Annotation
Predicted 3D model of a 1419-nucleotide RNA (small-subunit ribosomal RNA) from an uncultured archaeon. Its mean pLDDT, the model's own confidence on a scale to 100, is 80. Rfam family: Archaeal small subunit ribosomal RNA. A reference for the family is Yusupov et al. (2001), "Crystal structure of the ribosome at 5.5 A resolution", Science. Rfam 15.1 lists 709 matches to the family in 491 species.
RNA sequence: CCACUGCUAUCGGGAUAGGACUAAGACAUGCUAGUCGAGUGCUUCAGCACGAGGCACGGCGAACAGCUCAGUAGCACGUGGCUAAUCUGCCCUUAGGACGAGAAUACCCCCGGGAAACUGGGGAUAAUUCGCGAUAGGCGAAGAACACUGGAAUGUGUCUUCACCUAAAAGACCCUGCGUAUUGCUCGUAGAAGUCGCCUAAGGACGAGGCCGCGGCCGAUCAGGUUGUUGGUGAGGUAAUGGCUCACCAAGCCUUUUACCGGUGCGGGCCGUGGGAGCGGGAGCCCGGAGAUGGGUACUGAGACAAGGACCCAGGCCCUACGGGGCGCAGCAGUCGCGAAACCUUUGCAAUACACGAAAGUGUGACAGGGCUAUCCCGAGUGCCAUCCGCUGAGGAAGGCUUUUACCCAGUUUAGAAAGCCGGGAGAAUAAGGAGAGGGCAAGUCUGGUGUCAGCCGCCGCGGUAAUACCAGCUCUUCGAGUGGUGUGGAUGUUUAUUGGGCCUAAAGCAUCCGUAGCUGGCUAGGUUAGUCCCUUGUUAAAUCCACCAAAUUAAUCGUUGGAUCGCGGGGGAUACUGCUUGGCUAGGGGACGAGAGAGGCAGACGGUAUUUUUGGGGUAGGGGUGAAAUCCUAUAAUCCCAGGAAGACCACCAGUGGCGAAGGCUGUCUGCUAGAACGCGCCCGACGGUGAGGGAUGAAAGCUGGGGGAGCGAACCGGAUUAGAUACCCGGGUAGUCCCAGCUGUAAACGAUGCGGGCUAGGUGUUGGGAUGGCUACGUGCCAUUUCAGUGCCGCAGGGAAGCCAUUAAGCCCGCCGCCUGGGGAGUACGGCCGCAAGGCUGAAACUUAAAGGAAUUGGCGGGGGAGCACCACAAGGCGUGAAGCUUGCGGUUCAAUUGGAGUCAACGCCGGGAACCUUACCGGGGGCGACAGCAGAAUGAUGACCAGAUUGAAGGUCUUGUUUGACAAGCUGAGAGGAGGUGCAUGGCCGUCGCCAGUUCGUGCCGUGAGGUGUCCUGUUAAGUCAGGCAACGAUCGAGACCCACGCCUUUAGUUGCUACCGAGGAAAUUUUCCGAGGGGCACUCUAGAGGGACUGCCGUCGACAAGACGGAGGAAGGAGUGGGCUACGGCAGGUCAGUAUGCCCCGAAUCCCCCGGGCUACACGCGAGCUGCAAUGGCAGAGACAAUGGGUUCCGACCCUGAAAAGGGAAGGCAAUCUCGAAACUCUGCCUCAGUUUGGAUCGAAGGCUGGAACCCGCCUUCGUGAAAAUGGAAUGCCUAGUAAUCGCGCGUCAUCAACGCGCGGUGAAUACGUCCCCGCUCCUUGCACACACCGCCCGUCGCUCCAUCCGAGUGGGGUUUGGGUGAGGCGUGGUCUUAUUGGCUGCGUCGAAUCUGAGUUCCGCAAGGAGGGAG
Repeated sequence: CCACUGCUAUCGGGAUAGGACUAAGACAUGCUAGUCGAGUGCUUCAGCACGAGGCACGGCGAACAGCUCAGUAGCACGUGGCUAAUCUGCCCUUAGGACGAGAAUACCCCCGGGAAACUGGGGAUAAUUCGCGAUAGGCGAAGAACACUGGAAUGUGUCUUCACCUAAAAGACCCUGCGUAUUGCUCGUAGAAGUCGCCUAAGGACGAGGCCGCGGCCGAUCAGGUUGUUGGUGAGGUAAUGGCUCACCAAGCCUUUUACCGGUGCGGGCCGUGGGAGCGGGAGCCCGGAGAUGGGUACUGAGACAAGGACCCAGGCCCUACGGGGCGCAGCAGUCGCGAAACCUUUGCAAUACACGAAAGUGUGACAGGGCUAUCCCGAGUGCCAUCCGCUGAGGAAGGCUUUUACCCAGUUUAGAAAGCCGGGAGAAUAAGGAGAGGGCAAGUCUGGUGUCAGCCGCCGCGGUAAUACCAGCUCUUCGAGUGGUGUGGAUGUUUAUUGGGCCUAAAGCAUCCGUAGCUGGCUAGGUUAGUCCCUUGUUAAAUCCACCAAAUUAAUCGUUGGAUCGCGGGGGAUACUGCUUGGCUAGGGGACGAGAGAGGCAGACGGUAUUUUUGGGGUAGGGGUGAAAUCCUAUAAUCCCAGGAAGACCACCAGUGGCGAAGGCUGUCUGCUAGAACGCGCCCGACGGUGAGGGAUGAAAGCUGGGGGAGCGAACCGGAUUAGAUACCCGGGUAGUCCCAGCUGUAAACGAUGCGGGCUAGGUGUUGGGAUGGCUACGUGCCAUUUCAGUGCCGCAGGGAAGCCAUUAAGCCCGCCGCCUGGGGAGUACGGCCGCAAGGCUGAAACUUAAAGGAAUUGGCGGGGGAGCACCACAAGGCGUGAAGCUUGCGGUUCAAUUGGAGUCAACGCCGGGAACCUUACCGGGGGCGACAGCAGAAUGAUGACCAGAUUGAAGGUCUUGUUUGACAAGCUGAGAGGAGGUGCAUGGCCGUCGCCAGUUCGUGCCGUGAGGUGUCCUGUUAAGUCAGGCAACGAUCGAGACCCACGCCUUUAGUUGCUACCGAGGAAAUUUUCCGAGGGGCACUCUAGAGGGACUGCCGUCGACAAGACGGAGGAAGGAGUGGGCUACGGCAGGUCAGUAUGCCCCGAAUCCCCCGGGCUACACGCGAGCUGCAAUGGCAGAGACAAUGGGUUCCGACCCUGAAAAGGGAAGGCAAUCUCGAAACUCUGCCUCAGUUUGGAUCGAAGGCUGGAACCCGCCUUCGUGAAAAUGGAAUGCCUAGUAAUCGCGCGUCAUCAACGCGCGGUGAAUACGUCCCCGCUCCUUGCACACACCGCCCGUCGCUCCAUCCGAGUGGGGUUUGGGUGAGGCGUGGUCUUAUUGGCUGCGUCGAAUCUGAGUUCCGCAAGGAGGGAG
């Protein structure tokens, strides 16, 4: 932009809008082409002024106008030419003419046939009807000379002769007469002027026919086509040229500049879109063409092979008396059908125009009007003001103003209306919606509902209980009488790239070379002017487009004028460039010559070691093979050693990011033949060149055919191993093959993933070949240096590139030519064609499916990748355990009315401080209680509360029965609360765990990179450490580490009660001198307590290191390299844990999921797991005796001491709110017994008797004594902790607590072994590398199989259409004979020819269906 469609809708103007798209399908009904009496005859009416109608004949028209777009790829159309190859009614101009004599026929009358349509016979008659004759004229042939036009006569004109053909309406009207006509006129006749007509010729105009150049679709999976085909001669035919048709002759003609075939399609002006180039459309309006149900044919005519004419065939429909007839809306309306899809069976000839006519006029579904439709474009409106209520709102109420538009009335206008214009009236009245609000994309994180459902969505995506995305409400955004959706086209798309892209790795360089057509091409001179450029001219219809004016109230619209219309033709000019042509040149290219280099190719000859095999000799038990083995070989003598023979393949060292070749590729030596390149060269040719569609040649390995050969190796195959399996990797065998000859195949990651040729654009450094110059020389084919040409590598500037990277060997800057690409998959597949023996190759789609696939680089993570470093939650070296037993405790499972819930590798499991008798308590059973506030019902006819007795009950005024008492509120309903250890830790805060006993994490500025990002943070050394030092495009800094804080270890100092006692010492005890206890005094020395300081820093020495940082050793020191142990513990991650500690969003319960009470359960027990305790004994057990702590606690408490008890404990009781009183050790030491046993080990379990706490120890506590005396004799696989005052071992205190530790947190006593390392296992940090991972390896992902759906391919066959061709029947037309007749335009019939339609055979092509088969896509 166009079409359809959802919702909605007040009006006007304009338009080339409106059954085009599908069915050029079928059509009821009405209308769409007539006119002329001034051509003629007859007739009716009318009559007396003119006439009017009908039926025929005749003339003109009906070939226009109107409709449609089926066919058509064509001279159909467009444009420009030609017609010397043509015609043209009506019209115009000029010239001339219209004479004579005839004939038929319709209407009409008469007689027939037929249902109808229609039709037959007889009789008359007229003309502007039709013949005949004349004149004029035409046409053809021959001849003659001219003239005219023209580029050119084949044209035209004149003259002569001949043959042939052939005109006319002395009409009509008007006027004036006359008359035998009439009562007179339309009747006859005569005349003249005018008008209309007729004939001939020439010219014009208009229209038409024919020919030509150029232009514009797709397909090569259409490459060859053609027999009237191409041309000639001669005929026929036409208005006219021509194979247009025919006879004969020749064999041509078209084609990669795309013939032929297939598909699609009326062409153009124009239209849509776009900045343009383009791309797409072409139904409508105009021009041209074609068609009229499908097909064919002619007639008439100036013109047709004729939409509303004729004939015929076919198919369809209608009428019928069954004998025959009729019809053709792609004209206007209208109907059916088809469909997503499209109007009234309207008015009028008033205007424009056409036909006829002398005219008046008649006719016209052309046309002009109206009606319908949101089809498009344009314009207008749907109100304005202020008051009150309301939240300053949304909105509502009551007022005022205006009247465009719509409505009503009158005039004007119109063919008639409507609209318009003009005047008046009433009244805010008569008038707003659609889509959207996550992003793209303007506008909500508002409320309710839903809960991966329902649904939305162009794409991305939204929805799994807090949805800005669904469904609604509110609000907002945008456009507005419209606004959205669907489909098509264009643009967005530089996403087909001419303007204007690419091809190393993203899609894309042919495997390589040669070469045809084509494209392209060095320097220079002359000619030409084809391309090119300039000027001019004709044309390029109108409409359309552009511009200014003008008309409508504006605009859409429309008018005048001008421009444009990018094209084609004619004329004139320019000559630089390109082309063509004629010359010249040497820089490109080629040739000749010279000395060298080389695995270049083909053929022949010769050789070498090894391998296998064989012969002989020697020799003896294994050999071989592997990660380890076995299969295998070997006693018939292997492997091994020596010598000889045979065979086939191969060619070590030299050997080199060396050489040669177009590529594939090429390696022992020598010889023969042969090809190419580089270098040198004052030689020769003279643009001979470049590229290269088709085409040709070469082309690794494997494979195929035929013939040889076969040592080694070795697909397939057979064994042995490995493995869950192992159709593999490893091992032992082994066939094709590998080798040679001849032929085929024609592909590779055939790679530099980089086409060929030429020119230009910094360098550096190797290497190969040739040349030049210089030096050295052992004089060689030597060595060195510089330079140059040609190759071949690396690094690198500018430049390029998405980057990686490329960079004179370009992927830089240019030129020429070729090939190729256009999202991924389907698919290099299918079908077709070509090639091949086959395998297969070359060419090469579509349906369908999908939102990505892909490249380069970045950061992470990961790796059965690499490197460096580290750690007893790693190993190693060790110590002690766990895992076996019994018990305690937690978890799972099971069970149960309930065994409440959470936590699940490390980082759940003596965890939730969780040691639950009730409570706790959340669980189960039973019983009872609770609604602030508001509304409605109720209530002095008594709400509500309390109570005796009885019943109920485990118990209870809890409830019920009966009664007493009280005196105002009210749980019956609806909302709404309190409360909830109800849900969600995946909505959260807070807190915690863990990575992390780690050494990392970031920032500012600068620099690098298009960017993500990088650098810093890297490297070397060092450290416990991103600790420090040095280097470095980085320089600094933050949080971590460290420092810091606490405790312990040494010293000093201050202080001295409740602490201490070196000193004095009353007194007491034992007593042999003497020893012990010791009030009190004195004191603060010591110990202790708790304040303040000091001390340790690699400071000193030596060695190593880089003169550093530091490491190692030593000295001194109480302590040595962080002194030891703690606290603190980064940026962040783990949707880690906790809604059951508290807090908290949302959801839920709300008289129960709330609150209280009683009882039970959390304590169950075939079993599994974790953490502990006690042990299994002699390093021990038992008995007796003896010794030494620290941290801490204490008033419902610790409790000395005394008494009772065998003990647990009980009865008294001092002191203590605490350095004062109190709670207090064990291992250990000494003595004795036990003597290796299920024990004098071990203590589970059970019984009995007691005690304590508590309201209560039955389920289910602790303690004491006596009795009982289980398992267990050192613990499989596996696994934990630990490096010194540590492990191990021994007890003590505290927390919880009425009572109860085998738990947790602390305290002290005794007190070892072994590393001084490593990265092997498990991990962590850093660097580096690969990645198709990013939910990050617990990742990603491939194929079979199973199910569902979709499109496709093959397919025995089957149905249909198109087209070509052969044959049969053959309507009808044309030509030409014969015959009949009323001698006609007729009938019958022969021959020739064209030929629709139909039947049948064959070929080709397309479409549909199809059992079954195949692969593909999606889930």